RNA sequence: GCCCCUAUAGCUCAAUGGAUAGAGCGACACCCUUCGAAGGUGGAGAUCUGGGUUCAACUCCUGGUGGGGGCA
Numbered sequence: 001g002c003c004c005c006u007a008u009a010g011c012u013c014a015a016u017g018g019a020u021a022g023a024g025c026g027a028c029a030c031c032c033u034u035c036g037a038a039g040g041u042g043g044a045g046a047u048c049u050g051g052g053u054u055c056a057a058c059u060c061c062u063g064g065u066g067g068g069g070g071c072a
Base pairs, nucleotide, nucleotide: 001071002070003069004068005067006066007065010025011024012023013022018055028042029041030040031039048064049063050062051061052060
């Protein structure tokens, strides 16, 4: 330099072009306990970025950025 894959919550992962973007773990608050652990309940927390297609985009197309891989 060229090609391929990839980017969703703090982490690991879901989501047929159409539902209020869900779950596990974690963190936080409360309950329980003498205190803690375990257990229970609750709310919070995310679509890498610019543009396009579409009635509607996490999803499709495209520029960029980051990560991984292959060739040279």